[in-house]
The RNA shown here (c-di-GMP-I-GGC riboswitch aptamer) has 80 nucleotides and comes from a Nitrospirota bacterium.
RNA sequence: UUCCGAAAAGGUAAACCCUGGGUAACCAGGGGGCACAAAGCCACGGGUCCCAAAGCAUCGGGACAGCCGGGCUGCCGAAG
Numbered sequence: 001u002u003c004c005g006a007a008a009a010g011g012u013a014a015a016c017c018c019u020g021g022g023u024a025a026c027c028a029g030g031g032g033g034c035a036c037a038a039a040g041c042c043a044c045g046g047g048u049c050c051c052a053a054a055g056c057a058u059c060g061g062g063a064c065a066g067c068c069g070g071g072c073u074g075c076c077g078a079a080g
Base pairs, nucleotide, nucleotide: 003080004077005076011036012035016031017030018029019028020027021026034066040072041071042070044069045068046067047064048063049062050061051060
């Protein structure tokens, strides 16, 4: 340093509820706590979802990072 994930110190925050934004998916704040060793960040590839158009087909915009892959960064240091 890398794999790995015991311990310790912490961290994040699902569903749901309230308030606000948005046509919507969804997002922000408060509560809440399912879970997470990257559940930190990135929409690059795939995927799912929303809106609009079309109706042989082609074609537009958006969302999800806690769907998978990938990229960058990061706390701790037991056994191996």
The sequence was found by an Rfam model in a public genome assembly. Its Rfam family is "c-di-GMP-I-GGC riboswitch aptamer". For this family Rfam cites "Bioinformatic analysis of riboswitch structures uncovers variant classes with altered ligand specificity" (Weinberg et al., Proc Natl Acad Sci U S A, 2017).